[in-house]
Context: one part of a larger RNA
Molecule: small-subunit ribosomal RNA, 3' major domain
Organism: metagenome
RNA sequence: UGACGGGGGCCCGCACAAGCAGCGGAGCAUGUGGUUUAAUUCGACGCGACGCGAAGAACCUUACCAAGGCUUGACAUGCAUUUGAAAAACGUGGAAACACGUUCCCUCUUCGGAGCAAAUGCACAGGUGGUGCAUGGCUGUCGUCAGCUCGUGUCGUGAGAUGUUGGGUUAAGUCCCGCAACGAGCGCAACCCCUGUCCUAUGUUGCCAGCGAGUAAUGUCGGGGACUCAUAGGAGACUGCCGGUGACAAAUCGGAGGAAGGUGGGGAUGACGUCAAGUCAUCAUGCCCCUUAUGUCUUGGGCUACACACGUGCUACAUUGGCCGGUACAAAGGGCUGCAAACUCGCGAGAGUGAGCGAAUCCCAAAAAGCCGGUCCCGGUUCGGAUUGGAGGCUGAAACUCGCCUCCAUGAAGGCGGAGUUGCUAGUAAUCGCGAAUCAGCAACGUCGCGGUGAAUACGUUCCCGGGCCUUGUACA
Numbered sequence: 001u002g003a004c005g006g007g008g009g010c011c012c013g014c015a016c017a018a019g020c021a022g023c024g025g026a027g028c029a030u031g032u033g034g035u036u037u038a039a040u041u042c043g044a045c046g047c048g049a050c051g052c053g054a055a056g057a058a059c060c061u062u063a064c065c066a067a068g069g070c071u072u073g074a075c076a077u078g079c080a081u082u083u084g085a086a087a088a089a090c091g092u093g094g095a096a097a098c099a100c101g102u103u104c105c106c107u108c109u110u111c112g113g114a115g116c117a118a119a120u121g122c123a124c125a126g127g128u129g130g131u132g133c134a135u136g137g138c139u140g141u142c143g144u145c146a147g148c149u150c151g152u153g154u155c156g157u158g159a160g161a162u163g164u165u166g167g168g169u170u171a172a173g174u175c176c177c178g179c180a181a182c183g184a185g186c187g188c189a190a191c192c193c194c195u196g197u198c199c200u201a202u203g204u205u206g207c208c209a210g211c212g213a214g215u216a217a218u219g220u221c222g223g224g225g226a227c228u229c230a231u232a233g234g235a236g237a238c239u240g241c242c243g244g245u246g247a248c249a250a251a252u253c254g255g256a257g258g259a260a261g262g263u264g265g266g267g268a269u270g271a272c273g274u275c276a277a278g279u280c281a282u283c284a285u286g287c288c289c290c291u292u293a294u295g296u297c298u299u300g301g302g303c304u305a306c307a308c309a310c311g312u313g314c315u316a317c318a319u320u321g322g323c324c325g326g327u328a329c330a331a332a333g334g335g336c337u338g339c340a341a342a343c344u345c346g347c348g349a350g351a352g353u354g355a356g357c358g359a360a361u362c363c364c365a366a367a368a369a370g371c372c373g374g375u376c377c378c379g380g381u382u383c384g385g386a387u388u389g390g391a392g393g394c395u396g397a398a399a400c401u402c403g404c405c406u407c408c409a410u411g412a413a414g415g416c417g418g419a420g421u422u423g424c425u426a427g428u429a430a431u432c433g434c435g436a437a438u439c440a441g442c443a444a445c446g447u448c449g450c451g452g453u454g455a456a457u458a459c460g461u462u463c464c465c466g467g468g469c470c471u472u473g474u475a476c477a
Base pairs, nucleotide, nucleotide: 001477002476003474004473005472007471008470009469010468011467012466013465015461016460019424020423021422022421023420026315027314028313029312030311031310032309033308034306035305042053043052064301065300066299067298068297069296070295073124077123078122079121080120081119082118083117084116088103089102090101091100092099093098106115107114108113126290127289129288130287131286135284136283137279138278139277140275142273147186148185149184150183151182152181153162154161155160166177167176168175192267193266194265195264197235198234199233200232201231202230203229207224208223211222212221213220238261241255242254243253244252245251317417321376322375323374324373325372326371327370333364334363335362338357339356343352344351345350383414388409389408390407391406392405393404394403430453431452432451433450434449435448436447
C1' cells in the first nucleotide's frame, strides 16, 4: 500500500422487512448428472454450467458408432510427363459410395504452342485431432457499482502519501465550501434512439367532420385536409418561477403553472481492473500430433437409451370455475420456391379450385381474457388431461427406430405441496391472447418481441446477502 475481521462509523441495492404470485409434492416437456450402450459426438459446472453453444438432430446437419469404399485425395495452388476429352447415358455387381465394361472421342492456332479436363509422379492438401495454462478476437462477472489514474508541486531516507481526505449534498469523485496543493484524463451526466404534449409542412395505399351521389350494407364514388394516422422539421422541462430550510453556498422540502417536475418512462452506452473465468468446435493462430488415416465418401445406426438424482418450464388440482351459444375491442410482425381470400367437399386435421397481393392497397387474421344468455353444483366430478387402442391428415425420396396434427374410444397421477427457496416497487407483478426468427416438416410448453386487462405493499434499516467511503487491528501478500 492492499486484502481480510463472527472490529467500529456513514450510505446504498427487491438485500431484509411489508405484500402479491410462484418453485420444492403430481403428470408431461426440456437440459444436466449418473447408468447403459458398438456409439449414446463435443463443450459449459457456485453466484456467472444445467429450455446453455443448439434462432429447429428422421436423411442431411453430424463432429460419434458399425460396415463397405478412396489415397495428390471432397477442397486450393504450382511443376513434370502422358492422354483428348470431361460430363452424360447404358450394362454388370452393390445398401449406396464405388468398381469394371460399352457408347461417345474437346476448342483455338502464326503448327512452336495455348486453353480446358483427366491420369501418373512430385511439392502439398486435409484434420470439429491436443493445448483457452502459449495466443488474437469475442463474451460472462463484480456492475451502470462510482470509482480508477496522471502531470507539476509539496511531504517522507524509502516503500509511498497528498490531490481523491474533511463539513454538507447527490442516483453519481454530482455539486458547493474548506484545505499544500493546482490542474488534467478514463469513467458519471449530457450529446443518440423509442415513448408521452403541442405546432408547421405534405396528404397515398391512410383518414371522413361538413357538402353531394349511390348501396341491403361498407370511405363505396365525387370530393375534402378539419380529425386520426403516417413522414419530416421544430417547440417544450431548465430547480426556470414562488415560499420554507440551509452556511449569503451546493442543495433539499412544499407550491404554482404544465401533457410531462426535479434523471418524466424505457433503451443503447459497461472506466482501471478481477476471476491463468469461458471459447483452439464460429473464425484466426504458435507449438505438438495424424498422413492408404486422427483425412475423405457412402449406407445404416446413434446424438431420442432409462432402476435413478437435480435444474428450468408447461398443464392442473377447479365454482373469481368447466362446458355451450351469441357478441365487442389491439399492437407489432411476416408474405412470390411466398401469403392465400371467396366458393365446394370433409365432424375435423385437411383437400379441390384459385380472386387479390412483391403489399399503409391484398392475405396470414379468429385476437383471447372481456361482455350477454344457458347449463353443471362440490362428486376425483361435465375438474384434470397423462397413458393406451383404433381410424385418418400433412410435410418429405423416406416418419420402424424417431415428426407434427385431427377424430373416435380410453380416461392415470393430482384435493394447492416438508425442510427450504425464487421473482417483482407500476402500466410493474399477476393474467390473456397475437407475431417473428430458425424452418420441407417439427418434438416451441423454448427464445425474442407485441399489445389487452391490471393489483397489493414498503413502518423501517436491528438482522441475512452483495456493494461504496472513512477508520481500526492483523502472525496474510